Context: one part of a larger RNA
This record gives sequence, C1' cells and structure tokens, in this order.
RNA sequence: GGCAUGUGGUGGAUGCCUUGGCGUGAAGAGCUGAAGAAGGGCGUGGCAAGACUACGAAAAGCCUCGGUGAGCUGUCUAGCAAGCUUAGCCGGGGAUUCCCUAAUGGGACAACCCGCUCAGGUAAAACCGGAGCACGAUUAGCUGAACACAUAGGCUAAUAUGAGGGAACCAGGGGAACUGAAACAUCUUAGUACCCUGAGGAAAAGAAAUCAACCGAGAUUCUCCUAGUAGUGGCGAACGAACGGGGAAGAGCCUAAACCCUAAAGGAAGUGUGGCUUUGGAGCUUAUGCCUUUAGGGUGUUGUAAGGCGUAGCAGUCUGAUCCAAAUCAGGCACAGAGUUACAAACCUUCCUCCUAGCCGAAGGUUCCUGGAAAGGACCAUCAAAGAAGGUGAUAGUCCUGUAGGCGAAAGGAGUGAGGGCUCUGGCUAUGACCUUAAGUACCGCGGGACACGUGGAAUCCUGCGGGAAGCAGGGGGGACCACCCUCCAAGGCUAAAUACUCUUUACGACCGAUAGUGAACCAGUACCGUGAGGGAAAGGUGAAAAGAACCCCGGGAGGGUAGUGAAAUAGAACCUGAAACCAUAUGCCU
Repeated sequence: GGCAUGUGGUGGAUGCCUUGGCGUGAAGAGCUGAAGAAGGGCGUGGCAAGACUACGAAAAGCCUCGGUGAGCUGUCUAGCAAGCUUAGCCGGGGAUUCCCUAAUGGGACAACCCGCUCAGGUAAAACCGGAGCACGAUUAGCUGAACACAUAGGCUAAUAUGAGGGAACCAGGGGAACUGAAACAUCUUAGUACCCUGAGGAAAAGAAAUCAACCGAGAUUCUCCUAGUAGUGGCGAACGAACGGGGAAGAGCCUAAACCCUAAAGGAAGUGUGGCUUUGGAGCUUAUGCCUUUAGGGUGUUGUAAGGCGUAGCAGUCUGAUCCAAAUCAGGCACAGAGUUACAAACCUUCCUCCUAGCCGAAGGUUCCUGGAAAGGACCAUCAAAGAAGGUGAUAGUCCUGUAGGCGAAAGGAGUGAGGGCUCUGGCUAUGACCUUAAGUACCGCGGGACACGUGGAAUCCUGCGGGAAGCAGGGGGGACCACCCUCCAAGGCUAAAUACUCUUUACGACCGAUAGUGAACCAGUACCGUGAGGGAAAGGUGAAAAGAACCCCGGGAGGGUAGUGAAAUAGAACCUGAAACCAUAUGCCU
C1' cells in the first nucleotide's frame, strides 16, 4: 500500500407516516365599487421587540338577537401578573372603520404636503373638531357672443348616474410565428397564442324569408350517434360537415306600417258647405273642416297570408255621449283568462322547502395472559335502520368524536315553490285584387371574408366600391342556371331552462406520498436574482407522554463523562428508520 471482515464516523437513500396536493361525481351559490371597493401602508396586546391571525384612535375588540357552555384572556410562546365567568366560543344583524388607492378640494417621489367655503368651540385670534369643494353624463333653471331672433358658450342645482376591481368562463374588434408538409411558397399550426373593448352570474344564440323531399318536421342551446362518412385538399400534409335518429331542457312574445283619436306647426282653396258619433226625422251651432309634417295614445304583428277600412250577419247587463229607434264609443258590474325571468307593472300577506349556529343518538367487562401501555390472545356478554371513518400508550361495533335514523332558527338570505289580496286583458263570422305589411334594402358587377367547401359547376351568409328592384296578381329558398312543384315571409326588437367556469358543502379514487403531489405539507409567490417586465427556490417526522437530562466531574466555551427519565437515549433535540459513495479504526492475509 492492497484485499477481506468487524466496529464506528460522515451522509441522508430506503421503509413506514401525513397536516398538503391532484382528479372525478353530486348538490347549492355567484359579481363588487363614490354609502369610497379590490389591494395595500401604518397602527392596536398588562408584561408585547419580531412575525402570523384578528381588529381600526370605540383598534386580538363594542352593541344586540339566537345557539352552545364550564371554563376563558388567539398562534409561534412557556411563564408571571391582573381579571372575567348571564364569561368565552359559534352564527345572524348593527356600530366604529386612521392613511394610501378609481381617489374625486389642489399638488405629489402611494400611504405625504398645502388649501378654500360654511357654520361651531373662544371675548377675539391662533388652533381644534364638523360639513362641503374633482371630471363626465342626464334633467332642470339662470344667463348669453360673432349676428336682430336664435344657437354655441358660461354658471348653478338635482341624481344609490358613470368611473375602478374581478381567477376562469363569454361576446366582439384586431391577429402571429415556430411547427407539419420529412425542403418550401398555396395549405397547416389557427382564427390558436397574444393585444384591445364590453358584459354577466353566466354570456352568446333564439321563435324560420329554417330544413326536408312530394312524406313531413316545427325557436335556440348542450349532448350521443350519423362519421372520420359525404366532401374539401400543391387531391400533398391535412381539414372535415349536414340530413336524419336517441337524449337534456323546454316558452313564447313586443314593435314599425295601414286606420282612428288628441296636440302643435305649416300650407291650399275661398262660402262650396261643414260640425253636434252614424242612418232617417227634428233641433242647435258656424271655421270647428281639408292637406302635409312632428309628438303622444289606441289599433295591429302574419304565410292554409295576416291586419286595417268598408259592407252584411250574430253576440251578457247597467250608465253616459241633445231627444226617439237601432248601432257605435267610453266607463262600471258579471263571466272568462293571464301575471311579476321576455310578453304592462308595484306592493302586502300566509304557508312550505332550503342556506347561514347547533341538538338527540344503541351496546362490555377493575376477569385471566403477554406487554411500558391492550384496542392483541383467552373467557363470558351485548347493540345493530348504527360492523363508514378518525382518535385513544399495538389491531376497539359496544372508551371518545362520530355513524344509521331523527330534531332545530330570534335574525338575515334564497326559491324560475304553493295560495290570497292586487294588477292586466277580452267581441265573433263572412265578404270586397280599397289600403298596409321594415329601401339605398333585396339583388347584380368588381375586391375580399365566413361557411367542412382553398374560385371551383359554387349555391348560402357578411360587406369595401359602383349600380339598383318588386311591394301580395308580391318576395326569398330548395348547392350554377331555367321550368314545374314544395316551402318560407328578409331588410326592427325582447326572451327563462338545459350549457361553460369558479367557489362552498359533501362523497369517492387500481391518484401522489416530501427530488413525488400545487411553485408552495414548513409564515411561499416568501428568501433570493433582475433597472424593469419578470424569474423564483430550499426546507416535514424525539417520545405514548417533555417525563427535554436536577446534582456532580473535565473544559474558557463548544462538547463530553457519570447520574437520572424512558419500553428504548446507537429515541438527546445536528433527535424514527439510517443504504451507498467517502473517512477512520481493530483483526487477518498478501506485497
């Protein structure tokens, strides 16, 4: 020096564990903010320096209503002191809520500085506490130029008006590239990532100018098939339907117009008549009339066309509209129907269900054995609508928390649950080619985009430029186009549910078990890095219980040796187990 074995050190693998994660199902919930948010800064404790949590100068809290309750004064964090105990804890409601921040009196290097107005304290000031003072919008008022009226502009007041925040989900406006095509340009990646705007608890879509096929269906959304089919495609890579069928959920409506009434403004004609609702008769009255435009109300909303208006017929009652008869209109009653999410809209009340605290809840042993400890083994019992699970000194139906099964709310909230009050609505039939039925629209050309569909035979949808209808004897669609046939009614609008996402509660897992699982089991979006945008860790385990090692000895201390605790101290806090590399040491062998 090497090899082997043993004993140690170092190291922290492995095993076991789980406070934390991940995923799925079910049920429920879902916006917030000038009444100052989200998020922060700074404070607040008897001993309180720091950090977490809680709270806000009324500061680990105040008031009140319920529940629970024998203990309490949060955690790291033990102890002392002083207290409370109709306390404390949990839940509902309320009060307080510094400063910054949309930040809003003005400013500013966020958490700071400086004001003005009004009234109060004061004899008066200084000073202090209080209320107000941003901008935009809407409405109203007062003023008011160029330019006479007017308008613009200015000023003031009122408004639970706007702003800002929100992880994902949603709609719209913009919109890549790497990549794939084994290169690359059409194509793909992909209308993805990303940016912007806007909204809500969902959003969007939505009651056929839809499909279908000569049979028929009947808004939208989501889902399983249809089907990786038909197709598209440098017919490459790749992209990729629909019809139809099965389910979830189901809900339908309102305008514009025609016509009538009211009001305002303007206009034409110029005594023709017209009006008093119409017809016949009687009576009264005289610009009220007609046309156009605007505003409001009524009517009305569809495709077997519908509606209006006119004509004819039928239909509850009462009152009024100058009188009589009939009709018409308005109002009341009766009858019928409907309703608070769209279809008009507000409030009150009763009941029910649920949420925000909780409560009741069966049944074993001081028997024996092992052990530190019994829940293990033995023996004899017992409950079960409860033998889910967790804990307790090892493995417990019967020890504890629970579980099955039941019960419960003063207050606040939810119900798209059920009633009542309440509110709203109500002529029908036939007929007339008289009127209306959404225009720079449909459609066409050019250029693009969306449709599974890349310009293709390319329908359909959207539209930047140009042209430009019909109008019900009308118009769109049925994948070029035409005819026949079928089907629907565009150019206005609203609309719950089934769906997406997150959170809460609950249950589960051939999910992880500390290099895994979230980046984060631990004071983690922390420490640290970066000017910044941003990047971003490591780090769990004594023991059943601290019983956490008094006293003594060595040492300056660190540390160690006794002693003691404990089942165990090679469980001693650098603490469960404690592999390997590596380092020592003892012994043996070889050189």
The part of an RNA shown here (large-subunit ribosomal RNA, domain I) has 591 nucleotides and comes from a Chloroflexota bacterium. Its mean pLDDT, the model's own confidence on a scale to 100, is 80. Rfam family: Bacterial large subunit ribosomal RNA. Taxonomically the source falls in Chloroflexota (Bacteria, Bacillati).